This is a predicted complex of two RNAs, RNase P RNA and transfer RNA, with 461 nucleotides together. It holds a member of the Rfam family "Bacterial RNase P class A". By type it is a ribozyme. Its family is annotated with dimeric ribonuclease P complex, ribonuclease P activity and tRNA processing in the Gene Ontology.
RNA sequence: AGAGUGGGCCGUGCGGCCGCGGGCCAUGCCGUUCGCGGCAGGCUCGAGGAAAGUCCGAACUCCAGAGGGCGGGACGCCUGCUAACGGCAGGGAGGGGCGACCCUACGGAAAGUGCCACAGAAACAUACCGCCGGGCCGGCUCGCCGGGCCGGUAAGGGUGAAAUGGUGAGGUAAGAGCUCACCGGCGCGAUGGAGACAUCGCGGCCGGGCAAACCCCGUCCGGAGCAAGACCGUGCAGGGGAGCCAGGCCCUGGGGUCUGGCAGCGGUGGCCCGCCGCUCCCCGGGUAGGUCGCUAGAGGUGUCUGGCAACAGCCACCCAAGAUAGAUGGCCGCAGCCGGGCUUCGGCCCGGUACAGAAUUCGGCUUACAGGCCCACUCUCCCA
RNA sequence: GCCCCCGUAGCUCAGCAGGAUAGAGCAACUGCCUUCUAAGCAGUGGGUCGGAGGUUCGAGUCCUCUCGGGGGCGCCA
Numbered sequence: 001a002g003a004g005u006g007g008g009c010c011g012u013g014c015g016g017c018c019g020c021g022g023g024c025c026a027u028g029c030c031g032u033u034c035g036c037g038g039c040a041g042g043c044u045c046g047a048g049g050a051a052a053g054u055c056c057g058a059a060c061u062c063c064a065g066a067g068g069g070c071g072g073g074a075c076g077c078c079u080g081c082u083a084a085c086g087g088c089a090g091g092g093a094g095g096g097g098c099g100a101c102c103c104u105a106c107g108g109a110a111a112g113u114g115c116c117a118c119a120g121a122a123a124c125a126u127a128c129c130g131c132c133g134g135g136c137c138g139g140c141u142c143g144c145c146g147g148g149c150c151g152g153u154a155a156g157g158g159u160g161a162a163a164u165g166g167u168g169a170g171g172u173a174a175g176a177g178c179u180c181a182c183c184g185g186c187g188c189g190a191u192g193g194a195g196a197c198a199u200c201g202c203g204g205c206c207g208g209g210c211a212a213a214c215c216c217c218g219u220c221c222g223g224a225g226c227a228a229g230a231c232c233g234u235g236c237a238g239g240g241g242a243g244c245c246a247g248g249c250c251c252u253g254g255g256g257u258c259u260g261g262c263a264g265c266g267g268u269g270g271c272c273c274g275c276c277g278c279u280c281c282c283c284g285g286g287u288a289g290g291u292c293g294c295u296a297g298a299g300g301u302g303u304c305u306g307g308c309a310a311c312a313g314c315c316a317c318c319c320a321a322g323a324u325a326g327a328u329g330g331c332c333g334c335a336g337c338c339g340g341g342c343u344u345c346g347g348c349c350c351g352g353u354a355c356a357g358a359a360u361u362c363g364g365c366u367u368a369c370a371g372g373c374c375c376a377c378u379c380u381c382c383c384a
Numbered sequence: 385g386c387c388c389c390c391g392u393a394g395c396u397c398a399g400c401a402g403g404a405u406a407g408a409g410c411a412a413c414u415g416c417c418u419u420c421u422a423a424g425c426a427g428u429g430g431g432u433c434g435g436a437g438g439u440u441c442g443a444g445u446c447c448u449c450u451c452g453g454g455g456g457c458g459c460c461a
Stems, first nucleotide, its partner, number of pairs: 001380010012335007020046006027040005048355001052366002055364005060225004067273004072221005077091005092106001093104004107216002112214002114210003128157002130153005136147005165183006184206002186203007229292004239283003243262009264278004285460002299318004304313003336353007385457007394410004403441001412428005434450005
């Protein structure tokens, strides 16, 4: 100098004018049921790193202080962190990169079921060609050739994504973990480690793949969501109709009428039990909003301590939107950054400045993003 | 806030416990027929299955993330 890896951070600033939402006031005016309310004025606060997607986990609230069973869902190497998690940190194994470093849904395929198209003889139990042995028939140049039968063989050919561990040697009629050496896997043992696992030794034990197919094993999960929920207020009607059962009355041989009861529904997804509530079903009926929940919290920043780290602890400081159809905006000037053009190198002109916007609150994940800044590290080339 | 469905040719839809060239109807284009058009007959083209990544030998189909569109529920009693 070039190429690259990992991590962290910013994501416009200042001033003026006008406007919007919240809070406060020994302020002014008006109203008042004397609690306060409205308007004006002053002071002060007013979006994000993702406020987003709503993909996970919680707090909080209600349903029985939260129940039982089946079904269902999520997760899946180990250890730790945490309120909790499918998150994070450290490590193991496997894979990729020359390297810094990166990626992994990483339990079980000898529990069972299923699938493996085409090709191929055969896709999980097999002999198409080939090789070898035996015997039969035929031919002849008389030890060979050809044909079919029986048997052995998964070493060779061929097919395929995948063919029953791989390479080599011995062995054999030909072959084969049949035997041996090395490598790979599996099992057992010892050692090290908290563990995943690693190393060593022994045993020929050598069983196709798919579980992001069903499934099995282990762990966890009750449901709903701030329109949760509570209080005040407004309004309506505990109105009408149909069915069944029981009883009464009437006319009278199947109806009318009255009174009482019943089923069933709801408690968010699926079912059964249990529990609680109810005008059971159908037709219907009503409204006007307001207050609380509502923002000080697993809160933030900084020093120190413990820990490799995630994180935890102590101390100090800080308070940072709470709207309800939803405020946080608009204009002007100066400055910053980026791109282009001109240049008398002093500058000047033009254009751009992203993604996106709170709605109960936190912890994460994922996704979007103009333009930048900082730190650590790797490889290649050059110079000293 | 909670939840569901859809995306395949220009349009409307099939395809599905994963299997190799992805189909149908209408439309478009070419030819025949007709004096010409329509109808009819014969034929042709057109798709990276919304996008990205993964599992698998193999993905429209399975899984994850994402984009776009559509729909449902919610008060009192």